[in-house]
RNA sequence: AGAGUUUGAUCCUGGCUCAGGACGAACGCUGGCGGCGUGCCUAACACAUGCAAGUCGAGCGAGAAAGUACCCUUCGGGGUGCGAGUACAGCGGCGAACGGGUGAGUAACACGUGGGCAACCUGCCCUGAGGACCGGGAUAACCUCGGGAAACCGAGGCUAAUACCGGACGUGUCUGUUCCACAUAAGUGGUUCAGGCAAAGGUAGCUUAGGCUUCCGCCUCAGGAUGGGCCCGCGACCUAUCAGCUUGUUGGUGAGGUAACGGCUCACCAAGGCUACGACGGGUUGCUGGUCUGAGAGGAUGAUCAGCCACACGGGGACUGAGACACGGCCCAGACUCCUACGGGAGGCAGCAGUGGGGAAUCUUGCGCAAUGGGCGAAAGCCUGACGCAGCAACGCCGCGUGAGUGAAGAAGGCCUUUGGGUCGUAAAGCUCUGUCGACAGGGAAGAAGUUAUUGAUAUCCAAUAGGUAUCAAUAUUGACGGUACCUGUAGAGGAAGCACCGGCUAACUCCGUGCCAGCAGCCGCGGUAAUACGGGGGGUGCAAGCGUUAUUCGGAAUUAUUGGGCGUAAAGUGCGCGUAGGCGGUCUUGUCGGUCAGAUGUGAAAUCCCGGGGCUCAACCCCGGACGUGCAUUUGAAACAGCAAGACUUGAGUACGGGAGAGGAGAGCGGAAUUCCUGGUGUAGAGGUGAAAUUCGUAGAUAUCAGGAGGAACACCGAUGGCGAAGGCAGCUCUCUGGACCGAUACUGACGCUGAGGCGCGAAGGCGUGGGUAGCGAACAGGAUUAGAUACCCUGGUAGUCCACGCAGUAAACGAUGUUCACUAGGUGUGGCGGAUAUUAAAGUCUGCUGUGCCCAAGCUAACGCAUUAAGUGAACCGCCUGGGGAGUACGGUCGCAAGACUAAAACUCAAAGGAAUUGACGGGGGCCCGCACAAGCGGUGGAGCAUGUGGUUUAAUUCGACGCAACGCGAAGAACCUUACCUGGGUUUGACAUCCUGUGAAUUUCCCCUAAACGGGAAAGUGCCUUCGGGAGCACAGAGACAGGUGCUGCAUGGCUGUCGUCAGCUCGUGUCGUGAGAUGUUUGGUUAAGUCCAGCAACGAGCGCAACCCUUAUCGUUAGUUGCCAGCACAUAAUGGUGGGAACUCUAGCGAGACUGCCCCGGUUAACGGGGAGGAAGGUGGGGAUGACGUCAAGUCCUCAUGGCCCUUAUGUCCAGGGCUACACACGUGCUACAAUGGUAAAUACAGAGGGCAGCGAGCCUGCGAAGGUGAGCGAAUCCCAAAAGUUUAUCUCAGUCCGGAUUGGAGUCUGCAACUCGACUCCAUGAAGUUGGAAUCGCUAGUAAUCGCGGAUCAGCAUGCCGCGGUGAAUAUGUUCCCGGGCCUUGUACACACCGCCCGUCACACCAUGAGAGUUGAUUAUACCCGACGUCGUUGGGCUAACCCAGCUACUAACUUUGCCUAUCUGUUUUGGCAAUAAUCAAGACAGCUGGUUAGAGUUAGUAGCUGGGGGGCAGGCGCCUAAGGUAUGAUUGAUAAUUGGGGUGAAGUCGUAACAAGGUAA
Repeated sequence: AGAGUUUGAUCCUGGCUCAGGACGAACGCUGGCGGCGUGCCUAACACAUGCAAGUCGAGCGAGAAAGUACCCUUCGGGGUGCGAGUACAGCGGCGAACGGGUGAGUAACACGUGGGCAACCUGCCCUGAGGACCGGGAUAACCUCGGGAAACCGAGGCUAAUACCGGACGUGUCUGUUCCACAUAAGUGGUUCAGGCAAAGGUAGCUUAGGCUUCCGCCUCAGGAUGGGCCCGCGACCUAUCAGCUUGUUGGUGAGGUAACGGCUCACCAAGGCUACGACGGGUUGCUGGUCUGAGAGGAUGAUCAGCCACACGGGGACUGAGACACGGCCCAGACUCCUACGGGAGGCAGCAGUGGGGAAUCUUGCGCAAUGGGCGAAAGCCUGACGCAGCAACGCCGCGUGAGUGAAGAAGGCCUUUGGGUCGUAAAGCUCUGUCGACAGGGAAGAAGUUAUUGAUAUCCAAUAGGUAUCAAUAUUGACGGUACCUGUAGAGGAAGCACCGGCUAACUCCGUGCCAGCAGCCGCGGUAAUACGGGGGGUGCAAGCGUUAUUCGGAAUUAUUGGGCGUAAAGUGCGCGUAGGCGGUCUUGUCGGUCAGAUGUGAAAUCCCGGGGCUCAACCCCGGACGUGCAUUUGAAACAGCAAGACUUGAGUACGGGAGAGGAGAGCGGAAUUCCUGGUGUAGAGGUGAAAUUCGUAGAUAUCAGGAGGAACACCGAUGGCGAAGGCAGCUCUCUGGACCGAUACUGACGCUGAGGCGCGAAGGCGUGGGUAGCGAACAGGAUUAGAUACCCUGGUAGUCCACGCAGUAAACGAUGUUCACUAGGUGUGGCGGAUAUUAAAGUCUGCUGUGCCCAAGCUAACGCAUUAAGUGAACCGCCUGGGGAGUACGGUCGCAAGACUAAAACUCAAAGGAAUUGACGGGGGCCCGCACAAGCGGUGGAGCAUGUGGUUUAAUUCGACGCAACGCGAAGAACCUUACCUGGGUUUGACAUCCUGUGAAUUUCCCCUAAACGGGAAAGUGCCUUCGGGAGCACAGAGACAGGUGCUGCAUGGCUGUCGUCAGCUCGUGUCGUGAGAUGUUUGGUUAAGUCCAGCAACGAGCGCAACCCUUAUCGUUAGUUGCCAGCACAUAAUGGUGGGAACUCUAGCGAGACUGCCCCGGUUAACGGGGAGGAAGGUGGGGAUGACGUCAAGUCCUCAUGGCCCUUAUGUCCAGGGCUACACACGUGCUACAAUGGUAAAUACAGAGGGCAGCGAGCCUGCGAAGGUGAGCGAAUCCCAAAAGUUUAUCUCAGUCCGGAUUGGAGUCUGCAACUCGACUCCAUGAAGUUGGAAUCGCUAGUAAUCGCGGAUCAGCAUGCCGCGGUGAAUAUGUUCCCGGGCCUUGUACACACCGCCCGUCACACCAUGAGAGUUGAUUAUACCCGACGUCGUUGGGCUAACCCAGCUACUAACUUUGCCUAUCUGUUUUGGCAAUAAUCAAGACAGCUGGUUAGAGUUAGUAGCUGGGGGGCAGGCGCCUAAGGUAUGAUUGAUAAUUGGGGUGAAGUCGUAACAAGGUAA
């Protein structure tokens, strides 16, 4: 990187298919090892069983038992200690929101990316600041009682906390508020005031017993980290057959709600919001990093790993909490499963294993917490199906092995074979080695870091060398995998190779089997007797523990084309215009910087990919580092370009002015010709129509003709590749109104432009509606023809319609099959319009500008054809459209329409093509030219009869086989009684009738006999040969064995050879050159000419070959040579006569050699040509006549039965021998002939003239016999000598038109000949018989001159047999004006949908089978919408004669405390101070001093405070009722989408059905 496939071939278009890669795969065959990965893609189906989330006793209260030791014992048992403060359970804390699974839902801020939150939260963790005070009431566990089948529940009683509650303090914080600063969107910091808001302890050690310290925990605040919530820009599916959607909808105000913004919710107000840049709806879908592929851009995908999201039986809901609306929590309703005592309960593997089910398909109910990570805990530790490992599976990737060397007698064996050999193949064996993997044995890791304990050291807390905490060191301790990896040893080539393919694509070939069967196939296609394509064998190719197949995906596919396609004819330009959105847009200046460009910064997770390095022996795999990440955001800059803003300009565009052209449009009026009709005249029998007719009109007067009139429609000539219009389209003349283009010259506006999705308008013919009109024409219809039919073509009529007005419709091959606009790019030549110059009397002419409209052509383009300044060239802008053929411009849906229908527009299914242009052929009921006994003109036949012969058919034991239009049929067969002979019946035979080889015997051979139909078989006799080196050999015969013989058995469609045919037609090709992308063309065409591609001329061709012609044979003339068997002019002889004889060599003839004919000569025509016409001469004249000679090829033409031959088949028979039969049959049909039908004849008699042949088992003269066939005898002749051996003709006679004196079939009789033999089944003769037939329908054959016709003769074959065949001569015509037609052929050209080539191709209905699909009374699902009903749980709200421990208030009672007072007591009280203890301070202690209304006590009174109880109230909580919302459910009405349905519509497909023949050629009526 391409390849196969449309065609006879070519180029193009275009689809289909293949080679490559990949995979969570599956299936088939096979399977040694290891490493690393991966493993329900289907039923988000249902789940048995076990496990997957617990932990903390250092938060708390309680607290067993088994067992054991001791004691007691009424031997029943009891008690105590240990077990053990253990287990289980409970309160409480933290966790359970992580981890793990799945992808149902979701088209969404779900995800990705980049931002924002001055609109937020954040347990555990880290940092900082501060705090931790005083109180209170309960409750579970437990006990008792009760209910229940159970789950579980209720009542009463007790108790604890780091559970719960109240109060205080407030570093602070929150709410409101005052002010300031900075910001500014609501914020941050500070500040004033008011109000609100905290806490819990536990362990260990020490202790002076008060406490202190440590660590953990608790509270408040601030900050961090982490995690989350919300918002925004941008990005990423299909569908317009979903075009409009929306009412909390969009916004505002206020309120509520939330951690937080917000219609998030509510009330009110306004009426907004989204949408062709695709709203709304429908379908599908987890998104991403990535993965696969690709050169890339892209496309596909989203397993494993990682990030995010969503979900946890389907639906709804909240609670708890830092976090959930919670996979292994709760509540409700639903489906399902289970238990039940029927009352009621329980459950949720999309965790790990596992089960059932589904499926093509996806694993163990494993081990371990050793590692990593997570939860709890102070820790030990416990938990962890996360995870680490192991198991299963070739599911994938990677690695290794199944041995290495040597070894030729190229073994055996297989396969093939041309039988020689080749190949498997150094392959094996054998010999020499090695030792991977596996087996066995021995050794044996790393993964382990820690934690804890002990000891020691250091630091720190402390008064402390108690002790605690932290760090370090030493020792001890921890491995599921696993005795695994790895290493070593032992024995030993031992245990270890398959799968697919081999026609092309595509590497690799043969044999056998099969016989359009069985089968293969990815596409093209293989298979019908020689299959490299099916199946097997051998061999080969490819890959390899795998190999193939299937599914899917990317690629190839430039086959959706941004990179990177197209639209004249292949698919594709809207029928045309106006114009909206959009896209694009002239020149200059200035500004701006969103686009654009450059730099920087941030981000773009990790893993992956890439690069470098490293670790497993390598690799896969893993680790480390780097790079990339085309993107997004922020920022700084640049200012050319584009945008935007402003200003200016005139060339784009337009306006004004002056001209002329025009079937441009609309309306009104007018005109003549013609057709038809009406009236009248003339006039008479037809007219009309056709290929020919008829229907029709006409004696009631047509047609024709003249005059007049009526009416409608259309406008001859001019008229034109002329004009106008956007297209459709527009044509008599005049008038009115009106659009556009063009030319000229100046002025003005100042980009005003181009295109144009939707939209709007116009839009032939035909059609529809309403109303008119209607001459002609004329669908439908009727009739007549034609025809097999003729619902057609042709004819006669004829209604809608055609015309007008007003509406609708909206399509055409609406075509230049070519969208619009602008610019550029050689020319030539016409023509319309306007202008300029020149010139002219004028018209014309010449040059030139602009604008139209044609033709030709350059460059260029194009597949080609073609286009070519009017582009299909080169560029720019915009729109429309295409993506294989059919199904199908169809169905459904929608829109429009009165309808017809139009627009929009699929799918299932089916095919490997469909198609364009050009090429070569072939063909045409296309054209032109030309030829031929092709027709015509003639002559004679066939077709009718009888017979002969061949064929078909039929028959048969067999009628052997072949040949089948021309080009089979008197053909193979130049000759079937036997033979032939191949067929049938019967009888024999098996190395054979025939060939070669071997052994043995015998000469060969001949004769005879028996059996018999014969063959076969049996027997007898005669005979002993030739050569010899004496061994034997040659030949022949017999016997035996096997190799082999043999086959007219099959295949002529396996073949050779030979042959027929087109066709003796003039064609068929090649080399080089040139043209064309190519097939191919040119040459070979053209103009002449010829019998001819024969020749000439011309020409991008020049030459050449096979054909033609000539050379060959024969015949026609002459010369010459030679004269026997031929000849006989002259001479001679003989004879009745005859070349009979001598002789001759003249003539004829024979047969050799030559001559001659060449358009050579003349005239004319023609291109000074070829050649043609005429003429002369000549025996012959334009190839003199005839023959031989058959190009490239065609028909799978014929022949395997001439011969040869591959393959197949038979081998006691399909060979071979023999006898008899058959090929000879006979209702019939056809071909080819013979003889006739008669007078151009028959019969009888007489008589003449050939050529070419043949002849010894022969021809046979002559003579004799016979009516004859023939017989007898037999001369001559191996032949220019002899023989076979002529007829028609001529002459004479007769017959006189008839079934005959024609004709001879048939039959009877008698014979002859051949032959072994004439029955089936020969020929001939004689006698007798005497059929059909009186010139032949449709049709058809031959022949152009020595021909047709007619007459006989010969030959081959052959014993015999000829009407056939092949030859020979005799007699001897007619006609051809010509090429219109029939047939065949040649050349050129044209059309083609044909190429098996017109005997082609091909269309539609019907019938049958199958398939998918539309409609369909309906039926039945799914999803969804709207309205209404009902409404669980729950949140929220609300309510009250409910219940209620803590808190608050009030009252009462009780208690306690303090204080006051009165009484009593006095130091142990209070204060101050001194001394002492201690290292020091404070507290404290001891002693002392001083002061005190200091202290104590009891009693009374009072006050205050507290506590408890009771009562009442408040607050809070609980329960109940009600309300809003709401899941499920129900009812009703729709929508969308499936399945299904009697019947029905078309469609597709299907070797040989029916009917026609529509298309392709002028396709027979152009389509």

Model confidence (mean pLDDT): 84 of 100. This is a predicted structure of a 1567-nucleotide RNA (small-subunit ribosomal RNA) from an uncultured Pseudomonadota bacterium. The RNAcentral record of the sequence draws on ENA and SILVA. It matches the Rfam family "Bacterial small subunit ribosomal RNA".